[in-house]
RNA sequence: CCGCGCUAAGCGGGGAGCUGGCGAUGCCCUGAACCUGCGAUCGCCUUAGCAGGGUCUAACCCCCCGCCCGAGGCGGCCGGAUGUCGGUUGAAGUCGGCGUUGAAGCGUUGAUGGCCCGGUCCUGGGCAAUGAAGCCCGGUGAACCGUGUCAGGACCGGAAGGUAGCAGCACUAAGCAGGUUACUUCAUGUGCUUAGGGGCAGCCGGGCCGGAGUGGAUGCGUCGGAAGUUCGCCGGAAUAUGGCUCGUCGAAGGCGGGGUGCGCGG
Numbered sequence: 001c002c003g004c005g006c007u008a009a010g011c012g013g014g015g016a017g018c019u020g021g022c023g024a025u026g027c028c029c030u031g032a033a034c035c036u037g038c039g040a041u042c043g044c045c046u047u048a049g050c051a052g053g054g055u056c057u058a059a060c061c062c063c064c065c066g067c068c069c070g071a072g073g074c075g076g077c078c079g080g081a082u083g084u085c086g087g088u089u090g091a092a093g094u095c096g097g098c099g100u101u102g103a104a105g106c107g108u109u110g111a112u113g114g115c116c117c118g119g120u121c122c123u124g125g126g127c128a129a130u131g132a133a134g135c136c137c138g139g140u141g142a143a144c145c146g147u148g149u150c151a152g153g154a155c156c157g158g159a160a161g162g163u164a165g166c167a168g169c170a171c172u173a174a175g176c177a178g179g180u181u182a183c184u185u186c187a188u189g190u191g192c193u194u195a196g197g198g199g200c201a202g203c204c205g206g207g208c209c210g211g212a213g214u215g216g217a218u219g220c221g222u223c224g225g226a227a228g229u230u231c232g233c234c235g236g237a238a239u240a241u242g243g244c245u246c247g248u249c250g251a252a253g254g255c256g257g258g259g260u261g262c263g264c265g266g
Base pairs, nucleotide, nucleotide: 001266002265003264004263005262006261010055011054012030013029014028015027020045021044022043023042024041034053035052036051037050038049062259063258064257065256066255067254068253072249073248074247075246076244077243078242079241081239082238084236085235086234087233088232090231091230092229094225095224096223097222098221099220100219105214106213113209114208115207116206117205118204119203120202121198122197123196125194126192127191128190129188130187131186132185133184134183136179137178139176140175146171147170148169149168154163155162156161
């Protein structure tokens, strides 16, 4: 160096998450990615999936280092958006004070104002109205425990006669259902051209004085208040999203360098 046989290794990796930690299942990315069993729970402990089986092979293929490119994840910073929470009077709206404006209406058939009287209000009465009850009127009204009369029958008696008494008839009590001009009592969110007392700010009506205003809609300005109703502003957290010469991990791919066996035969 060649041939044959065998073996280590390989037959995927990464990110976030989970975990004391490692790995796997599940999620995402990459990718040509052996088989079976276990699992959002499992297997393990720094040599950190376990158990069983299969395939291929010592090199373009296995292992290590460096460089390039780089999917994607995670974090950070910045931006706008959405709804939400809190704050804020900057604006609008709202409420009030003040200033100004001074519409309609009213007014010499007499305004505002002043004085007087009455009403409105309260209170106890009167009258009326309405309603209820009573009184009154007639009707009805008791198997027995109401009255009267009591046929028949019963009882007592020698008899004359007497006693209690059902049905019937008549009457009546409570009750029931009606009537009721009047009378009595009670009630009333009722009325009064009734009379007394109290009150009387305002309003209404009237009388007198007096002689020219009265009225206060609307707009504007200003000051203040309340509430966060609308807009704005400030801040917080959240959600999805865009950007970054930021940080971190980094699959796949490419390039370079190095490393790794055993046996037999020639």
The RNA shown here (Bacterial large signal recognition particle RNA) has 266 nucleotides and comes from Rubrobacter sp. A source record names the gene ffs. Rfam family: Bacterial large signal recognition particle RNA. About the family: The signal recognition particle (SRP) is a universally conserved ribonucleoprotein involved in the co-translational targeting of proteins to membranes. NCBI's taxonomy places the organism under Bacteria, Actinomycetota, Rubrobacteria, Rubrobacteraceae, Rubrobacter. The RNAcentral record of the sequence draws on ENA. Model confidence (mean pLDDT): 76 of 100.